[in-house]
RNA sequence: CUCCUGCAAGGGCAAACCCGUUGAAAGGCGGGGGCGCAAAGCUUCCGGGCUAAGGGACAGGGUCCUAUCCGACGCGAGUCGAAUGCCAGCGGGGUCGCCAGG
Repeated sequence: CUCCUGCAAGGGCAAACCCGUUGAAAGGCGGGGGCGCAAAGCUUCCGGGCUAAGGGACAGGGUCCUAUCCGACGCGAGUCGAAUGCCAGCGGGGUCGCCAGG
């Protein structure tokens, strides 16, 4: 220096849940908590997952036009689909790294 292993010590992180805060939401952040974690450090490059504010499509209903059909305009709680939003504690990759042993 590289790889492998993890029963020690000292320390580290912190799931669910609760409170506060932020956000349209998913989620984030702070405090409590502790299921777990040897990279549960960092990083969205790849796959996967979550969300859908704005925008789009559709249903719907409104006004106008018209004998009617059609058409025009703007609205749009609802439905669909989609990241410019997220998840590194879903997996892979990249990168840096503590202790002990081999």